[in-house]
Context: one part of a larger RNA
Molecule: small-subunit ribosomal RNA, central domain
Organism: metagenome
C1' cells in the first nucleotide's frame, strides 16, 4: 500500500468563496481509449512447483512442462465509462408575484438607571459582612427633592422564537445593503457537487496611533478570614472594558458530530409560506424542539435535523509521556501564530 476510523476512546479544518484535481442527470448516433474476449511476438538462464529419469535412498543432478500474474501487436465486441456530435427537463440558475426576520452598515433620536456637580430639606451615622474592619460623614455624609453634566447598556415584550455561513445580532426611526423562504412554471437546458493552494470573514483577549472613560475591573493598595492566605469575603482602584482607523487569527471557534445528493415508520409542539374549509381542523413545502419505529451503536445515545443505508469529494487519526515543544520556515510592531520532530522513557 492494503485495511480499519474520527458525537463522548487519537482523529471533521473557526466559517466561507472558489482555482488545480477529483466525480457527475435522461436519450439517440458515432468512435473504440480504458473494458471484455481470441491469436501472434516477446517475457534470459538460474531458482520456483509438478510429472519422469541418474547416482543404494536423500540431499544433489538432468529432462519436460507449468511459473514469469507483464509488454507490443492484431482480430472482434459494444453492456458500462470515456471522446465528438445532437437532444430532453427532473437537478442548477434566471424571471415573475408574495412573506418573514435581534442579518450587515451609516446617521439620528429616546427612556429607565448609575456615578459626579450645584443648589434645597435634614442630623449623625453611612457603608459593608458570616461577625467586623479598612472607607465615608460634623469641613455636614447617608436619606430626600430640584437642576446639570458625562459615558456605557438597552428592563418589561423574550419565546429548546427569529436571523445569520461561522464568529455573532436585541431600545426607537430614517437611509444604503446581503441572503434565505413560499408560490408560479415563462426563460436557460447538467450549467451539477466537493474543493489541494489561493483569497476573505472570523469571539474574548492582546498590540500600535489618537480620542473617550459613568460603572464594572486584571494588576496594585489596604481591611479581614487562615497555622498561613501572594486567594476566596469587604472597601479603594490603573490598564482595560466604549469609539476611529490599523494590526493580531486564536477559542469547550461545541451539535466536542466537513459539505452534497437519494432513500428508510411514525406521534406531538412551534416559526414562515402556500392550498382546501363556513368553521373546527386537514394537506404541503421550508426552517426549529421533543419522545419514539426499523436500523445502527462498546454502550451511553441516534433515530427523516441520523450517529440508519448508499454515492462523491476534502479534511483529520494511528499507543502515554517528551511535545504542539526544538530546529527550521514563514507571518506578526511585539505578544505569539502556522507548520512541526527526534533522542530518551513507561
Nucleotide at each position: 500500500c492494503u485495511g480499519g476510523g474520527c458525537g463522548u476512546a487519537a482523529a471533521g479544518g473557526g466559517c466561507g468563496u472558489g482555482u488545480a484535481g477529483g466525480u457527475g442527470g435522461g436519450g439517440u448516433g458515432g468512435u473504440a481509449a480504458g473494458u471484455u474476449a481470441g491469436g501472434g511476438g516477446u517475457g534470459a538462464a538460474a531458482a520456483c512447483u509438478u510429472g519422469c529419469a541418474g547416482c543404494u535412498u536423500a540431499a544433489c543432478u538432468g529432462u519436460a512442462a507449468g511459473c514469469g500474474u507483464g509488454c507490443c501487436u492484431u482480430u472482434a465486441a459494444u453492456a458500462c465509462u470515456g471522446c465528438c456530435a445532437c437532444u430532453c427537463u427532473u437537478g442548477u440558475g434566471u424571471g415573475c408575484g408574495a412573506c418573514a426576520g435581534a442579518g450587515g452598515g451609516a446617521a439620528g433620536c429616546g427612556g429607565a438607571a448609575u456615578u459626579c456637580u450645584u443648589g434645597g430639606u435634614g442630623u449623625a451615622g453611612c457603608g459593608g459582612u458570616g461577625a467586623a474592619a479598612u472607607g465615608c460623614g460634623u469641613a455636614g455624609a447617608u436619606a430626600u427633592c430640584a437642576a446639570g453634566a458625562a459615558g456605557a447598556a438597552c428592563a418589561c415584550c423574550g419565546g429548546u422564537a427569529g436571523c445569520g455561513u461561522a464568529g455573532g445580532c436585541g431600545g426607537c426611526u430614517u437611509c444604503c445593503u446581503g441572503g434565505u423562504u413560499c408560490g408560479u412554471a415563462a426563460c436557460u437546458g447538467a450549467c451539477g457537487c466537493u474543493g489541494a493552494g489561493g483569497c476573505g470573514c472570523g469571539a474574548a483577549a492582546g498590540c500600535g496611533u489618537g480620542g473617550g472613560g459613568a460603572g464594572c475591573a486584571a494588576a496594585c493598595a489596604g481591611g479581614a478570614u487562615u497555622a498561613g492566605a501572594u486567594a476566596c469575603c469587604c472597601u479603594g482602584g490603573u490598564a482595560g472594558u466604549c469609539c476611529a482607523c490599523g494590526c493580531c487569527g486564536u477559542a469547550a471557534a461545541c451539535g466536542a458530530u466537513g459539505g452534497a445528493u437519494a432513500c428508510u415508520a411514525g406521534g406531538u409542539g412551534u416559526u414562515g409560506g402556500g392550498c382546501c374549509g363556513c368553521a373546527a381542523g386537514g394537506c404541503u413545502c421550508a426552517g426549529u424542539g421533543c419522545c419514539g419505529a426499523a436500523g445502527u451503536u462498546a454502550a451511553c445515545g441516534c433515530a427523516u435535523u441520523a450517529a440508519g443505508u448508499a454515492u462523491c469529494c476534502c479534511g483529520c487519526c494511528u499507543g502515554g509521556g517528551g511535545a504542539g515543544u526544538a530546529c527550521g520556515a514563514u507571518c506578526g510592531c511585539a505578544a505569539g501564530g502556522u507548520u512541526g520532530a527526534a533522542a530518551c522513557u513507561c